[in-house]
Background:
The RNA shown here (transfer RNA) has 72 nucleotides and comes from Candidatus Portnoybacteria bacterium RIFCSPHIGHO2_02_FULL_39_12. Its Rfam family is "tRNA". By type it is a transfer RNA. NCBI's taxonomy places the organism under Bacteria, Bacteria candidate phyla, Candidatus Portnoyibacteriota. The sequence was found in a public genome assembly.
RNA sequence: GGCCCCGUCGUCUAAUGGUCAGGACGCGAUUCUUUCAAGAUCGCAAUAGGAGUUCGAUUCUCCUCGGGGCUG
Numbered sequence: 001g002g003c004c005c006c007g008u009c010g011u012c013u014a015a016u017g018g019u020c021a022g023g024a025c026g027c028g029a030u031u032c033u034u035u036c037a038a039g040a041u042c043g044c045a046a047u048a049g050g051a052g053u054u055c056g057a058u059u060c061u062c063c064u065c066g067g068g069g070c071u072g
Base pairs, nucleotide, nucleotide: 001071002070003069004068005067006066007065010025011024012023013022018055026044027043028042029041030040031039048064049063050062051061052060
């Protein structure tokens, strides 16, 4: 240099082009308990960046960035 794959809450992981972007862990509050832990209830928090297609994009296309793999 060429080709391929990946990028979503703090972490891990879902989401037929129409979702309140879901779940688990985590964190916070409340509750329970003599206290802690566990449990229960509620909450916090995310689509790498840009452009395009579309009535509508996490999803499709292109470019850029970052990570990984194969290879001349």
The coordinates come from a structure-prediction model, not an experiment, and the mean pLDDT is 81.